The RNA shown here (SAM riboswitch aptamer (S box leader)) has 110 nucleotides and comes from Bacteroidales bacterium UBA5197. Its mean pLDDT, the model's own confidence on a scale to 100, is 85. The sequence was found by an Rfam model in a public genome assembly. NCBI's taxonomy places the organism under Bacteria, Pseudomonadati, Bacteroidota, Bacteroidia, Bacteroidales.
RNA sequence: GAGUUAUAAAGAAGAGGGGAGAGACAGGCUCUGCGAACCUCUGGCAACCAUCCGCCAAACAGCAGAAACGGUGCCAAUACCUGUUCCCCGAAAAGGGAAGAUUAUAAUUG
Numbered sequence: 001g002a003g004u005u006a007u008a009a010a011g012a013a014g015a016g017g018g019g020a021g022a023g024a025c026a027g028g029c030u031c032u033g034c035g036a037a038c039c040u041c042u043g044g045c046a047a048c049c050a051u052c053c054g055c056c057a058a059a060c061a062g063c064a065g066a067a068a069c070g071g072u073g074c075c076a077a078u079a080c081c082u083g084u085u086c087c088c089c090g091a092a093a094a095g096g097g098a099a100g101a102u103u104a105u106a107a108u109u110g
Stems, first nucleotide, its partner, number of pairs: 002109007013042005021031003025083004043075003048071002051066002054063002079102001084099005
């Protein structure tokens, strides 16, 4: 880097370093010298894996639950909004809904 599955309207920030960018991409909009990215430490959120446990005769799978020591992840704004298609509404613009694409993360496969 590729495939598959699941999730993405909830939740959770301080300090030190660093110095101008950041929010994937495009457009918009927003954050940012009252200090961006990034690095370190500490704290926290969540519960994918792992752990424990219940149901199913047993195992696997599945479903439900517990806990938070371990492996990841995350801690502005719904994945910030929209990007493609369809539907509703409307003269149009605007607005609303559904599905999808893309992206991110986890687990897994070769």